[in-house]
SAM riboswitch aptamer (S box leader) from uncultured Ekhidna sp., 84 nucleotides, folded computationally.
RNA sequence: UUUAUUAAGAAGUGCUGAGAGACAGGCUCUGCGAAGCACUAGCAACCCCCUCAAAAAGGAAGGUGCUAAUUCCUGAUAAAUAAA
Numbered sequence: 001u002u003u004a005u006u007a008a009g010a011a012g013u014g015c016u017g018a019g020a021g022a023c024a025g026g027c028u029c030u031g032c033g034a035a036g037c038a039c040u041a042g043c044a045a046c047c048c049c050c051u052c053a054a055a056a057a058g059g060a061a062g063g064u065g066c067u068a069a070u071u072c073c074u075g076a077u078a079a080a081u082a083a084a
Base pairs, nucleotide, nucleotide: 001084002083003082004081005080006079011040012039013038014037015036019029020028021027023075024074025073026072041067042066043065046063047062048059049058051056071078
């Protein structure tokens, strides 16, 4: 840069200790522990595996991703993730 997706789904522990939700405005979360790091668990199914002529179904070992709130809401020539 291109294409696709973004109203579903899924969290605990340890270390640490004040911020976090991209940005602006709002609103919210947070010492009953934010963010970060580690471990374990889980969700999903983009790549992948498998059946197949295809469509489509199934799977989850591996590569990513994700596990408050509709991408938290609104906005923008916005953002995130995957594959190339």